[in-house]
Context: one part of a larger RNA
RNA sequence: UUGGGCGUAAAGGGUCCGCAGGUGGCAUUGUUUGUCUGCUGUUAAAGAGUUUGGCUCAACCAAAUAAGAGCAGUGGAAACUACAAAGCUAGAGUGUGGUCGGGGCAGAGGGAAUUCCUGGUGUAGCGGUGAAAUGCGUAGAUAUCAGGAAGAACACCGGUGGCGAAGGCGCUCUGCUAGGCCAAAACUGACACUGAGGGACGAAAGCUAGGGGAGCGAAUGGGAUUAGAUACCCCAGUAGUCCUAGCCGUAAACGAUGGAUACUAGGCGUAGCUCGUAUCGACCCGAGCUGUGCCGUAGCUAACGCGUUAAGUAUCCCGCCUGGGGAGUACGCAGGCAACUGUGAAACUC
Repeated sequence: UUGGGCGUAAAGGGUCCGCAGGUGGCAUUGUUUGUCUGCUGUUAAAGAGUUUGGCUCAACCAAAUAAGAGCAGUGGAAACUACAAAGCUAGAGUGUGGUCGGGGCAGAGGGAAUUCCUGGUGUAGCGGUGAAAUGCGUAGAUAUCAGGAAGAACACCGGUGGCGAAGGCGCUCUGCUAGGCCAAAACUGACACUGAGGGACGAAAGCUAGGGGAGCGAAUGGGAUUAGAUACCCCAGUAGUCCUAGCCGUAAACGAUGGAUACUAGGCGUAGCUCGUAUCGACCCGAGCUGUGCCGUAGCUAACGCGUUAAGUAUCCCGCCUGGGGAGUACGCAGGCAACUGUGAAACUC
């Protein structure tokens, strides 16, 4: 409890696509669905309202009267809404010409580092720590040189810089593919916005099957520390981390800020494109659009802060909140191989 809210107090769905639904640009004509309006009918009695009256007053009772929303019928209005017809181009989309990028998928190639193997040189230590020890090493380690193998990640460039709906994306080249932006304005002519259900994507961890396994490293073993030390530190090290196919569907999935549109001072950066100025030309400089940052006016805010990338001013649509605990639990249902996930209470208590 139809009201107020959702950056940080409870509260924005992880993200997008999209059926139904809700909402929707400019202008003409018509109809009259909603809308506005006149009249008629109905709206029992009692009650409530008004004016009187009866009980000594009042409560109480009685009479008269007025009023009405709604519903139905009928007449009218045509601005808005709806519908129908025929239009427009400012929204949206298509096409043309440029341009941008770690957007996605696949293939090929590369160097540094690490570890291991083989061989050479070489000898007693190496490693590790707060200090040590476990560990490795005379069966020749560490160090160093040459050769080989493997797997994973790509230093510098690198940037509050770029791209993507989000998750996310970074060595180089090639192929396939998607997108944004800019310019001019050729075409379509409202085709739009949002979106309950639904669908797709969705880090890490985890699961199934088959590969792979250098480094790192849950678990585990050992050494230390300590009163203890199932830890922090050290030495090892299995799953895993990697690839292919499938599942899971969750995160502080965060800008803790849903999407769309319009309007509302400026200043300083930066990325992409276009135009102008200038020039032999390119820079420089100026303007516009799009993105990404910082500061800040009005305004907003409990404050912090936000401030044309709004948390300002408005409209439309969706999601969500309603004291703390119990509890994201129980039960039921659905999904999943499982782990678990989605939905989601109450008693009781403060």
A computed fold for a 350-nucleotide part of an RNA from Dolichospermum sp. LBC05a, annotated as small-subunit ribosomal RNA, central domain. The coordinates come from a structure-prediction model, not an experiment, and the mean pLDDT is 87.